This is a predicted structure of a 108-nucleotide RNA (SAM riboswitch aptamer (S box leader)) from an Actinomycetes bacterium.
Lineage of the source: Bacteria > Bacillati > Actinomycetota > Actinomycetes.
RNA sequence: CACUCAUCAUGAGGGGUGGAGGGACACGGCCCGCUGAAGCCCCAGCAACCAGUCGGAUCUCGACCAGGUGCUCCGUCCGGCCCGGCUCGCAUCCGGGGAAGAUGAACG
Numbered sequence: 001c002a003c004u005c006a007u008c009a010u011g012a013g014g015g016g017u018g019g020a021g022g023g024a025c026a027c028g029g030c031c032c033g034c035u036g037a038a039g040c041c042c043c044a045g046c047a048a049c050c051a052g053u054c055g056g057a058u059c060u061c062g063a064c065c066a067g068g069u070g071c072u073c074c075g076u077c078c079g080g081c082c083c084g085g086c087u088c089g090c091a092u093c094c095g096g097g098g099a100a101g102a103u104g105a106a107c108g
Base pairs, nucleotide, nucleotide: 001108004105005104006103007102008101013043014042015041016040017039021032022031023030027079028078029077044072045071046070049068050067052064053063054062055061056059076100081097082096083095084094085093
């Protein structure tokens, strides 16, 4: 990096440095930011995908653990495509899905 599968509910932030951007991408919105954005470092924490241990009724099982990842505002911010509802209406709004993305695992 490509492909496949699972999840995207909940949860968990302080300090230092830095100095203008950030919320994945283009566009349209909306929002956060000099009362300090991104990035980097330290410490702390959350979760439990993988690993490990134990148990059983061997499975899409349960418990423990915290080694490998990951994560720590609202929030995968909303829309774009499709379907349903509402409607005079493809306006707005509501619900579902898709697409894209993120994380993990497996494989190449």